This is a predicted structure of a 518-nucleotide part of an RNA (small-subunit ribosomal RNA, 5' domain) from an uncultured bacterium.
Its mean pLDDT, the model's own confidence on a scale to 100, is 85.
[in-house]
Context: one part of a larger RNA
RNA sequence: CGAACGCUGGCGGCGCGCUUAACACAUGCAAGUCGAGCGGGAUUGUCCCAGCAAUGGGACAUGAGAGCGGCGCACGGGUGAGUAACGCGUACACGACCUACCUCUAACAGGGGGAUAGCCCGGGGAAACUGGGAUUAAUACCGCAUAUAAUUCUGAAUUUAAAAGUUUGGAAUGAAAGUUCAGGCGGUUAGAGAUGGGUGUGCGUCUGAUUAGCUAGUUGGUAAGGUAACGGCUUACCAAGGCGAUGAUCAGUAGGGGGCGUGAGAGCGUGGACCCCCACACGGGUACUGAGACACGGACCCGACUCCUACGGGAGGCAGCAGUAAGGAAUAUUGGACAAUGGCCGCAAGGCUGAUCCAGCCAUCCAGCGUGCAGGAAGAAGGCCCUAUGGGUUGUAAACUGCUUUUGUCAGGGAAUAAACCUCUGGAUUUACUCCGGAGCUGAAGGUACCUGAAGAAUAAGCACCGGCUAACUCCGUGCCAGCAGCCGCGGUAAUACGAAGGGGGCUAGCGUUGUUC
Numbered sequence: 001c002g003a004a005c006g007c008u009g010g011c012g013g014c015g016c017g018c019u020u021a022a023c024a025c026a027u028g029c030a031a032g033u034c035g036a037g038c039g040g041g042a043u044u045g046u047c048c049c050a051g052c053a054a055u056g057g058g059a060c061a062u063g064a065g066a067g068c069g070g071c072g073c074a075c076g077g078g079u080g081a082g083u084a085a086c087g088c089g090u091a092c093a094c095g096a097c098c099u100a101c102c103u104c105u106a107a108c109a110g111g112g113g114g115a116u117a118g119c120c121c122g123g124g125g126a127a128a129c130u131g132g133g134a135u136u137a138a139u140a141c142c143g144c145a146u147a148u149a150a151u152u153c154u155g156a157a158u159u160u161a162a163a164a165g166u167u168u169g170g171a172a173u174g175a176a177a178g179u180u181c182a183g184g185c186g187g188u189u190a191g192a193g194a195u196g197g198g199u200g201u202g203c204g205u206c207u208g209a210u211u212a213g214c215u216a217g218u219u220g221g222u223a224a225g226g227u228a229a230c231g232g233c234u235u236a237c238c239a240a241g242g243c244g245a246u247g248a249u250c251a252g253u254a255g256g257g258g259g260c261g262u263g264a265g266a267g268c269g270u271g272g273a274c275c276c277c278c279a280c281a282c283g284g285g286u287a288c289u290g291a292g293a294c295a296c297g298g299a300c301c302c303g304a305c306u307c308c309u310a311c312g313g314g315a316g317g318c319a320g321c322a323g324u325a326a327g328g329a330a331u332a333u334u335g336g337a338c339a340a341u342g343g344c345c346g347c348a349a350g351g352c353u354g355a356u357c358c359a360g361c362c363a364u365c366c367a368g369c370g371u372g373c374a375g376g377a378a379g380a381a382g383g384c385c386c387u388a389u390g391g392g393u394u395g396u397a398a399a400c401u402g403c404u405u406u407u408g409u410c411a412g413g414g415a416a417u418a419a420a421c422c423u424c425u426g427g428a429u430u431u432a433c434u435c436c437g438g439a440g441c442u443g444a445a446g447g448u449a450c451c452u453g454a455a456g457a458a459u460a461a462g463c464a465c466c467g468g469c470u471a472a473c474u475c476c477g478u479g480c481c482a483g484c485a486g487c488c489g490c491g492g493u494a495a496u497a498c499g500a501a502g503g504g505g506g507c508u509a510g511c512g513u514u515g516u517u518c
Base pairs, nucleotide, nucleotide: 001515003514004513005512006511007510010369011368013366015364017361018327024324025323027322028321029320032071033070034069037068038067044061045060046059047058048057049056050055078280079279080278087205088204089203090202091201092200093199094198097197098196102193103192104191105190106189107188108187110144112142113141120133121132123130124129149159150158151157165185166184167183168182170181171180172179173178206252207251208250213243214242215241218240219239220238221237222236223235224234225233255277256276257275258274259270260269261268262267282303283302284301285300286299305316306315307314308313333359335358336357337356341355342353343352344351345350372403373402374401375400382394383393385392386391409454410453411452412451413450417445422440423439424438425437426436427435428434462507463506465504466503467488468487469486473502474501476499477498483490484489
């Protein structure tokens, strides 16, 4: 240290957890939402009518699935294969650019049209799906009007292009449908801002010369095309340039940085977690839609692989979260919740969210706590312990006496994280919108943290080492055997070095070994 292995293992806390096969993936979930844009209407309830009944029809309410349309799906999440590059870092530049949603300013929102999903009818197909007929709506689509914009130094002139409604019910009117006023959410154009991007340049950015020459859209110019925009970006023509020992080209390796490890520093090593940038999404290519993609859970084509098939044809992409197989010394749950934070949609209520917040597993790291404290000498017994046989040592260690209760067990209480949106209500303004205040609602984690009480030393110690380096010594066994070993070196009959025992020094819920770095 993102470690692994061996022995051992009491507790809670903060982190971390496929470094290998960017190998292949069963299953579930990971991006939806809006009925206040639109047509439509399954179902259910109430009432009425017909009918003996089943049931059918009508009115009112309810409004599911699917569909058109809008916004989102380019964020968030993953991985590091590729890339030695304006990729990254840093400092600048764009008089050569774009920017949905958001904020501000100004103006507008007039009048028309034709379709098409769905529904219905009837076909094809095993399926995936697909073509035909009839009919219908819109904030979908298309003209017209008006505003304006572009070209330009300025004027003139020329060319060209907009729009959409819906809802609340405060007020007025009406028999009603509705209309008007007021408000909410939207629409169009132009300008400014904010934010996010795009592009260019200088400098810095690994190894190899046993790689020395490289280059034809190549280097520059003119013109045109293309782009949001500059540019050989592309094309035609013209010139013959451009790079290179200050290392081009080629080859190998590699995502870059903030940082991280180590070190007195200089430096050396490294880029896991977290943050920023880049690249990729089965391998390769292409564009479409869009403000934004050349698009991980979109489309098309080629390829490899897997699956279904009625053999005609189809389906798929975990480097999202879990999980499986494989590889490997090695790396976790097919868990809970949207309560909080944030995101998308929605006026809102709310919906979705494997982002996120939590829980589970692992001594994997770090820090903390505990395994008791005080007294206690007959210096007890026991030692495969030592001995000069007197004794010594283990050793205040134990027993025994007193105390304490962290932790664990049991019992009781029990959070903060939550305040908003919203509902009710008071006030400010004439109502509404809006703002301010009061009350109410909402907790996955969790009956968790934490607090209180009860009994009781009770539930809790290992590992490697002891020849020198290097803190720590004796006995037995073995006899160059068995073995040890980081280096020097030990072992051939008294081995402090092998294997044990007793004793000792070390670290401690860890201790050793291996690997790697300083």